The RNA shown here (Bacterial RNase P class A) has 412 nucleotides and comes from Castellaniella sp.
RNA sequence: GGGGCAGGCCGGGCGGUCGCGGUGCCACAGGCAUCGAGGAAGGUCCGGACUCCACAGGGCGCGGUAGCGGCUAACGGCCGUCCGGCAAGGUGGCAGGCCAGGGGCCGGCCGCCAAGCCGAGGAACAGGGCCACAGAGACGAGUCUGCCAUGCGGGUGCCUGUUGGGCACACCGGCACGGCCAUCUCCGUGCUGUGCGGCUGCAAUGCAGUCGUGGCAUGGCAGGGUGAAACGCGGCAACCUCUACCCGGAGCAAUAUCAAAUAGGCAUGCGCAGGCCAUUGGCCGAAAGGGCGGCCCGCCCGAGCAUGCGGGUCGAUAGCCAGAGCGCGCCAGCAAUGGCGCGCCCAGAUGAAUGAUCGCCCACUGGGCUCGUCCCGGUGUACAGAAUCCGGCCUACAGGCCUGUUCCGUCC
Numbered sequence: 001g002g003g004g005c006a007g008g009c010c011g012g013g014c015g016g017u018c019g020c021g022g023u024g025c026c027a028c029a030g031g032c033a034u035c036g037a038g039g040a041a042g043g044u045c046c047g048g049a050c051u052c053c054a055c056a057g058g059g060c061g062c063g064g065u066a067g068c069g070g071c072u073a074a075c076g077g078c079c080g081u082c083c084g085g086c087a088a089g090g091u092g093g094c095a096g097g098c099c100a101g102g103g104g105c106c107g108g109c110c111g112c113c114a115a116g117c118c119g120a121g122g123a124a125c126a127g128g129g130c131c132a133c134a135g136a137g138a139c140g141a142g143u144c145u146g147c148c149a150u151g152c153g154g155g156u157g158c159c160u161g162u163u164g165g166g167c168a169c170a171c172c173g174g175c176a177c178g179g180c181c182a183u184c185u186c187c188g189u190g191c192u193g194u195g196c197g198g199c200u201g202c203a204a205u206g207c208a209g210u211c212g213u214g215g216c217a218u219g220g221c222a223g224g225g226u227g228a229a230a231c232g233c234g235g236c237a238a239c240c241u242c243u244a245c246c247c248g249g250a251g252c253a254a255u256a257u258c259a260a261a262u263a264g265g266c267a268u269g270c271g272c273a274g275g276c277c278a279u280u281g282g283c284c285g286a287a288a289g290g291g292c293g294g295c296c297c298g299c300c301c302g303a304g305c306a307u308g309c310g311g312g313u314c315g316a317u318a319g320c321c322a323g324a325g326c327g328c329g330c331c332a333g334c335a336a337u338g339g340c341g342c343g344c345c346c347a348g349a350u351g352a353a354u355g356a357u358c359g360c361c362c363a364c365u366g367g368g369c370u371c372g373u374c375c376c377g378g379u380g381u382a383c384a385g386a387a388u389c390c391g392g393c394c395u396a397c398a399g400g401c402c403u404g405u406u407c408c409g410u411c412c
Base pairs, nucleotide, nucleotide: 001408002407003406004405005404006403007402008401009400010399012361013360014359015358016357017356018355020036021035022034023033024032025031026030038383042394043393045392046391047390048389049388050251051250052249053248061247063246064245065244066243067081068080069079070078071077082121083119084118085117086116089113090112091111092110093109094108096106097105098104099103122242123241127240128239129236130235131234139232146221147220148219149218150217151216152215153172154171155169156168157167158166159165160164173192174191175190176189177188178187179186194214195213196212197211198210199209200208201207202206255318256317257316258315265309266308267307268306269305270304274284275283276282277281289301290300291299292298325344326343327342328341329340330339331338332337362380363379364378365377366376367375368374369372
């Protein structure tokens, strides 16, 4: 100087003016002071705080977690460590190719080391289930190929001149299948009557013996091949399951307090008089109360009116921001984390504020020439945006900065 891997940080700064939201104060149509988004405020995945409901005990659950140890309020989070797998790169050996060479380059195989990455890493003699393709056979067993051994017969009928043989028959035997729950027996059905070649013997056709080579059946043994795995108490629990531990439900629109108008409910008080005609109606008329802006008179309406209590609604307040808080330092610990000391106060809206503009600096960038640490200009952009709070995880992100580790090259 460069490459690989891992991790962390920033997300423009200061000031002026105007505007918006919260809070406090004052001499209150206003003024002053002060505070005002994020690393993810996001997804709402996991765990807590808090609130209400439920709750003797135990179970239930298409619940959760899973090497070992630690941290924590808790966690499926974090830290450390073991085991297994992968791995840039380095190194040793082996064989090879290329350039055309006394050297260099390239990739391959085997072994060792290794920054780092990944792991749904309890249990497969408790039980069930599954094991693709290939292969004869995938956990039930099974025989594709090879080698070895044994066996491939008897009887009846017909034919032929004979030693002998041929043909036919499934009668016995052998094998397979079916029937009776089933073995033997029994019954039924089907198959089975060894091929070729050499030599010897017999007079020939041919047959017998023997040898070789096939076929079929039975038994035994081993090898090859397929595959992730080939019979071995195989593999899979990211199939059910078993074991250990954890888990009540709903969520700030939780929940609590105050509480309007109107209409219901309850209680108390006052009032709905009387007369005529007429027949269930009409007329006259007193009256609690109401209207004509406050009072009196007057006029009109008039069967309900007034007061209190209670529940819910609109609305308001609390919950709601001093906290598992933030910064710095020291100590304990490998670390996560914890302890101590000092300092700080840092949004709390509820149709929901957090914006605009100017100047300087800074960062990036374009252009200019008289090359000056000069001049003119542009941009400050990404993801996104609080709503009960906190700890994590995951996801998104323009641009920039830093650290650790490992390897290579060069120089001293």
Model confidence (mean pLDDT): 75 of 100.